Molecule: c-di-GMP-I riboswitch aptamer
Organism: uncultured Eisenbergiella sp.
């Protein structure tokens, strides 16, 4: 010089990030994330699984009931980034003092 966690606050579905405050740290804690590569976070939308309504068909028919089709809509459930972390690592570019 920078600015962890917490706080306010404003975006955001979340992760997370922009502002102010506030310092655990950092000699690259400067940039670079689909304009490199590996890892991690979210899961809004997508899909799957589970449950299911009006409604439809067939069986019987007094009535109950049994099956099939079918999917509004429901989840605290899998799985998935194009979101997101450079203060995970490697990496690439700029860069103070001796």
């Nucleotide at each position: 010089g920078c600015a962890a966690a917490c706080c306010a606050u404003c975006g955001g579905a979340a992760a997370c990030g922009g502002u102010g405050g506030g310092a655990c740290g950092c000699a690259a804690a400067g940039c670079c994330a689909u304009u490199g590569g590996g890892g991690g976070c979210u899961a809004a939308g997508g899909u799957g699984c589970u449950g299911g309504a009006u409604g439809c068909c067939g069986c019987a028919g007094a009535a109950a009931g049994c099956g099939g089709c079918g999917g509004a809509c429901a989840g605290a459930u899998g799985c998935u980034a194009u979101g997101c972390c450079a203060g995970c690592c490697c990496g690439g570019c700029c860069g103070c003092c001796g």